Molecule: SAH (S-adenosyl-L-homocysteine) riboswitch aptamer
Organism: Pseudosporangium ferrugineum
RNA sequence: CUUGCCGAGAGGCGCUGCGACGGACCCGAGGGUCCGCCACGCUCGGCCUGCGGGCCAAUGACGCAAGGGCGCCUCCUGACC
Numbered sequence: 001c002u003u004g005c006c007g008a009g010a011g012g013c014g015c016u017g018c019g020a021c022g023g024a025c026c027c028g029a030g031g032g033u034c035c036g037c038c039a040c041g042c043u044c045g046g047c048c049u050g051c052g053g054g055c056c057a058a059u060g061a062c063g064c065a066a067g068g069g070c071g072c073c074u075c076c077u078g079a080c081c
Base pairs, nucleotide, nucleotide: 001050004047005046006045007044008043009042010074011073012072013071014070015069018041021036022035023034024033025032026031040067
C1' cells in the first nucleotide's frame, strides 16, 4: 500500500436519489434504457490476506481528530438574553 472483518466517530425520524449493486430488455459487446435498492460509499484504530521497502531500532507521560444532500426531534457543551 492492499482484500475482508471488527470497533469508534452522541442517538433517532422523514424526504430525494449520484455511484455501486440486483432484475428485465437492447446491444455495434465499449455500453445503453427502465425498474428496484440506496445518505458512513468517508476518516481513524485493531486484526487478517497479499505485495514492496527500511531497520537491529522497539520506552514513558500528557493531549487529541476531521468530514459526511435536505428537514425535524432528542441528548451533550459553550455563549448571550